[in-house]
Formats: sequence, C1' cells, structure tokens
RNA sequence: UAGCUCAGUUGGUAGAGCAUGGCGUUUGCAAUGCCAAGGUUGUGGGUUCGAUUCCCAC
Repeated sequence: UAGCUCAGUUGGUAGAGCAUGGCGUUUGCAAUGCCAAGGUUGUGGGUUCGAUUCCCAC
C1' cells in the first nucleotide's frame, strides 16, 4: 500500500479479509458459491537496465 483493516518482497511490472457490482441458489430476504471492478505503493528527488523495496528532503 484498493472504500476500510492489513500482508508482502535481502530490487524483477502487488495480494488477502470485509465492503461494492454481476450471476446462480430462494416465493422473497438473509446466508452461501462463482466471477468482476477497484492501486501514479504519502509527495518530490537520487542510485539502478529495472524501485513498494536502497538513499535524501518534506
């Protein structure tokens, strides 16, 4: 660090639970199953082929 609460990685294009939307199930609601959407990883710089990860300022 997703609307909320939090993981993650000794640098290789980020996940979970709840919430939200759709579908199935039900006479209906609840509950439940499946799927989907949602992130400039506080901001701005630096190092690096590459930064959520290392360094600096706020």
Predicted 3D model of a 58-nucleotide RNA (transfer RNA) from Salmo salar. Its Rfam family is "tRNA". Rfam classes the family as a transfer RNA. The prediction has a mean pLDDT of 80. NCBI's taxonomy places the organism under Eukaryota, Metazoa, Clupeocephala, Euteleosteomorpha, Salmo. The same sequence occurs in records of 2 taxa.